The prediction has a mean pLDDT of 77. This is a predicted complex of two RNAs, RNase P RNA and transfer RNA, with 443 nucleotides together. Rfam match: Bacterial RNase P class A. Rfam classes the family as a ribozyme.
């Protein structure tokens, strides 16, 4: 330098006309229509994959049960989100340094399931091999070597033994306890003592901690309209209401021409809040390693309901293509990434032309 | 806007507490006929939507994406 990937940041600009949705103001004029004037998508508006405001359900819960988190610590309004740190595996690397990356990272030593072929045997281990007894057949004893297998019963190494064998013992692994230091603490160090228990919890499950349920089509008014016909189940040890059950509680009800529940009938298909000033943003100072907190400043009305934010030309950027040995330059193109609010926020995650920047990989080419 | 299922051979749809995937029609050969169907025999055709993840091992478990289907408005 070029090319390919990975992470951040950015995310095409100006001019004219001619459309479209809200606000303001004025004129006609009666809830319309005409000037003028201002103002209108994003980094993800998206997936809806988590948390929260917010309403509603009874200003009465409670247990189970399901669901979901799962190393500390700290951030935050909350989180399964984030920052810093621990372990624990990868890459580089002479390396337990260093640096950079991932981790659904409690528990398999509470208990049940399962581990296909193969192998004697997959968790009460004897197939072959070794030892002993015996004429043999067979019995027992052993986990040292074989062999299968994804995995085989702590590892070298000496002593023991009839062959062995943590069965001892030295030296190290590992896991769990009690001390000491270090540190808020996860854990680390040093020492004791005990034990050797194969895997799988993204099988069930244990053990901590959390969670009511629904979701703006939530819900509040207003306006216009209708018939609760017909079936069906319950009914005092009863129906209903806050969800799945059960307990408690509130309301209704003291009798079937009733009550309430589903089913299906009918009516509307209109407006108006909720709806956009927020746990908001952006510069500053200060605290703090850091995610962020504090203070003070500073500028803002996107708000649609069949859904507005666009079209048409130019010119500027930018990408292709060609001509030229190339750099330049000239001229042709244009498919110019990804996408499009919808009650609001905070993360997540995924999609992303091309422009910067870091890092890592190949490969050239100078020193 | 919420929200629940589902994707498996050309169709349709088994398969589930994880062991290596079938079943009808459908397509193809032989056989039967005069000849065609239909019976009969017998083939072949699948990375189970993509993608990574846990595992010795994924269709099934868990996560991310894509596509398809199907509910849900308000009055009395």
């Nucleotide at each position: 330098a070029u090319a390919c990937g990975a992470c951040a940041u950015u995310g095409u600009u100006c001019u004219a006309u001619c459309g479209c949705u809200g606000c303001g103001a004025a004129u006609c004029a009666u809830u319309g229509a005409u000037u003028c004037g201002g103002a209108g998508a994003g980094g993800a508006a998206a997936g809806u994959c988590c948390g929260g405001g917010c309403a509603a359900c009874a200003u009465a819960g409670a247990g189970c049960a399901u669901c979901a988190u799962a190393c500390u610590a700290c951030c935050u309004a909350a989180c399964g989100g984030g920052u810093a740190g621990g372990c624990a595996g990868g890459u580089u690397g002479a390396g337990a340094a260093g640096a950079c990356c991932u981790g659904a990272c409690a528990g398999a030593a509470a208990g049940u399931g399962c581990c296909a072929c193969a192998g004697a045997a997959a968790a009460u281990a004897a197939c072959c091999g070794c030892c002993u007894u015996g004429c043999a057949a067979a019995a027992g004893g052993u986990a040292a070597g074989g062999g299968u297998g994804a995995a085989a019963a702590c590892g070298u190494g000496a002593g023991g033994u009839a062959a062995g064998a943590g069965c001892u013992c030295a030296c190290g692994a590992u896991u769990c306890g009690g001390c000491u230091u270090a540190g808020u603490g996860a854990u680390a160090u040093g020492u004791c003592g005990a034990a050797u228990g194969g895997g799988u919890a993204a099988a069930c499950c244990u053990u901590a901690u959390g969670a009511g349920u629904u979701g703006a089509a939530a819900g509040a008014c207003c306006a216009a309209g209708u018939a609760u016909a017909u079936c069906a189940g319950a009914u005092a040890a009863g129906g209903g209401g806050c969800u799945g059950c059960u307990c408690g509680u509130c309301c209704c009800g003291c009798a079937a021409u009733a009550u309430c529940u589903g089913a299906g009938g009918g009516g509307u298909a209109g407006g108006u809040c909720g709806u956009u000033a927020g746990a908001g943003a952006c510069u500053u100072g200060u605290c703090g390693u850091g995610a962020g907190g504090c203070a003070a400043g500073u500028a803002g009305u996107a708000g649609a309901u069949u859904a507005a934010u666009g079209a048409u030309a130019g010119a500027a950027c930018g990408a292709u293509u060609u001509g030229u040995a190339a750099a330049g330059c000239a001229a042709a193109u244009c498919u110019g990434a990804c996408a499009g609010a919808a009650c609001c926020c905070g993360g997540c995650u995924u999609a992303u032309a091309g422009a910067u920047g870091u890092c890592g990989u190949a490969u050239c080419u100078u020193u | 806007g919420c929200c629940a299922u589902c994707u498996u051979a050309g169709c349709u749809c088994a398969g589930c507490a994880g062991g290596u995937a079938g079943a009808g029609c459908a397509a193809c050969g032989c056989a039967u006929u005069c000849g065609u169907a239909a019976c009969g025999c017998g083939u072949a055709g699948g990375u189970c939507u993509g993608g990574a993840g846990u595992u010795c091992g994924a269709a099934c478990c868990u996560c991310c994406a894509a596509g398809a289907u199907g509910g849900c408005u308000c009055c009395a």